Source information
This is a predicted complex of two RNAs, RNase P RNA and transfer RNA, with 461 nucleotides together. The coordinates come from a structure-prediction model, not an experiment, and the mean pLDDT is 76. It holds a member of the Rfam family "Bacterial RNase P class A". From the family's description: Ribonuclease P (RNase P) is a ubiquitous endoribonuclease, found in archaea, bacteria and eukarya as well as chloroplasts and mitochondria. Its family is annotated with tRNA processing, dimeric ribonuclease P complex and ribonuclease P activity in the Gene Ontology.
RNA sequence: AGACGGCCGGGCGAUCGCGGGCGCAAGCUCGAGGAAAGUCCGGGCUCCACGACGACAUGGCGGCGGGUAACGCCCGCCGGGGGUGACCCCAGGGAUAGCGCCACAGAAAGCAAACCGCCCUCCUUCGCCGCAAGGCUUCGGAGGGUAAGGGUGAAAGGGUGGGGUAAGAGCCCACCGCGUGCCUGGUGACAGGGACGGCAUGGCAAGCCCCGCCAGGAGCAAGACCGAAUAGGGGUUCCGCGUCUCCAGUGAUGGAGGCAGGGCUGUCGCCGGCCCAGGGACCCGGGUAGGUCGCGAGAACCGGUCCGCGAGGGCCGGUCCAGAGGAAUGAUCGCCGCGUCGGUGUCAAAGCCGGCGGCACAGAACCCGGCUUACAGGCCGUCU
RNA sequence: GCCGCCUUAGCUCAGUUGGUUAGAGCGCCAGAUUGUGGAUCUGGAGGUCGUCCGUUCAAUUCGGACAGGCGGUACCA
Repeated sequence: AGACGGCCGGGCGAUCGCGGGCGCAAGCUCGAGGAAAGUCCGGGCUCCACGACGACAUGGCGGCGGGUAACGCCCGCCGGGGGUGACCCCAGGGAUAGCGCCACAGAAAGCAAACCGCCCUCCUUCGCCGCAAGGCUUCGGAGGGUAAGGGUGAAAGGGUGGGGUAAGAGCCCACCGCGUGCCUGGUGACAGGGACGGCAUGGCAAGCCCCGCCAGGAGCAAGACCGAAUAGGGGUUCCGCGUCUCCAGUGAUGGAGGCAGGGCUGUCGCCGGCCCAGGGACCCGGGUAGGUCGCGAGAACCGGUCCGCGAGGGCCGGUCCAGAGGAAUGAUCGCCGCGUCGGUGUCAAAGCCGGCGGCACAGAACCCGGCUUACAGGCCGUCU
Repeated sequence: GCCGCCUUAGCUCAGUUGGUUAGAGCGCCAGAUUGUGGAUCUGGAGGUCGUCCGUUCAAUUCGGACAGGCGGUACCA
């Protein structure tokens, strides 16, 4: 100078105050975090659905082996990449199952392709040499070969070297890469070896998809119990109510019977419109407000020991550690610690004095295991 | 608390099987018209596509993390 892992995250005392529990009271006792956060995964718990099974759809996961209640988490290993190194990073199955996409540029972009260049043949043409046959050469055209070179692009159908060829090309050879199958080692991912194949098979699956595995849905405002007042619902009972006819009575009224609707209104009816069809007592049931539970002894924490490289697991011993509701966990003072400023001091520091900052991120709301994100300052260990 | 959705110009919204210059309306600026203003016409400017990281040749678009905002939910349906 750096890499990795772990930990703390103000301390003590006094006074006042807040919430829970116990207590008649005085009082006693307990009272935030490593992330309580984001709500991104996985569970417990509860209700609903269901057939204890299977299929489909949808969503998620994805090297191998292990840990775990489970996981997308953790550990160990493998493969690839980065770094001088300690070490770090990887959504790390399948692109010869299929579909789709690869803009612009470029001749050609996915059953490949000839723009420049290179080479061959033919035609034409300029010039030179030669007695001639012919040879060499310049401009242009036609046909063909060629993926070595240039140029375009993120990507141009293996790479390097040699042979070969008219020029070239896995056309041939060596090594590397790739593919197929074999042997050896490993639980496995995979590694090593030698054989065959001259290369076919570009990239994208955080596009659809295929393969394997996992998942029923909702969430404590889940859900369970108690349960008013008022207003509804149901039942029993009592009181009361319309009209017509008859009877008794001077009358108020009473009795019996009929009609079940009755009254008002528009013109009598048919028919239409509006209004009324009540009250009391008791009982039953659902829900609301509210209350209680769910609600903290747990996949808990600490110590020891054994197993394991490790994540972790087993056994033994000890401890009890917030839990209410829109919801407390704070304030002041003193001392100490930290930072900073000024003075003093000194070669520089250390030290001393005084002032200031208050001291990071944040804050339980059913509970756990993870991940991610935020975090002033500080400590420890291992390694390069 | 729990659950769901959104973020593109000053405002309200389009856009995307990933591709060359991200558009529309209103607003803003300038010019024309008018005595002036409005209306109208013409032209123009204005975008880290919320931020960061990743996949990819290439990201507004695909994936993740974070930030901000909005909505639903209190017996059952």